A computed fold for a 71-nucleotide RNA from a Candidatus Parcubacteria bacterium, annotated as transfer RNA. Rfam family: tRNA. Rfam classes the family as a transfer RNA. The organism belongs to Candidatus Parcubacteria, within Bacteria. The RNAcentral record of the sequence draws on ENA. The prediction has a mean pLDDT of 82.
[in-house]
RNA sequence: CGGGGAGUAGUAUAACGGUAGUACGCCUGCUUCGGGAGCAGGAGGCCCGAGUUCAAUUCUCGGCUCCCCGA
Numbered sequence: 001c002g003g004g005g006a007g008u009a010g011u012a013u014a015a016c017g018g019u020a021g022u023a024c025g026c027c028u029g030c031u032u033c034g035g036g037a038g039c040a041g042g043a044g045g046c047c048c049g050a051g052u053u054c055a056a057u058u059c060u061c062g063g064c065u066c067c068c069c070g071a
Base pairs, nucleotide, nucleotide: 001070002069003068004067005066006065007064010024011023012022013021018054026042027041028040029039030038047063048062049061050060051059
């Protein structure tokens, strides 16, 4: 420099263009002498900008970061 892939909660990982889920973690309560385990409830997220659309995490374009291949 060229090609391909990825970016979503603290971590990992889903989501035919129509309310963003799941697991672990975190907080509160119950349980326990206490902790752990268990049960119930809760907080917390779409990399950035523009475009298309009634509506964008999703489609298009540009940027940034990371990974792989080639030179």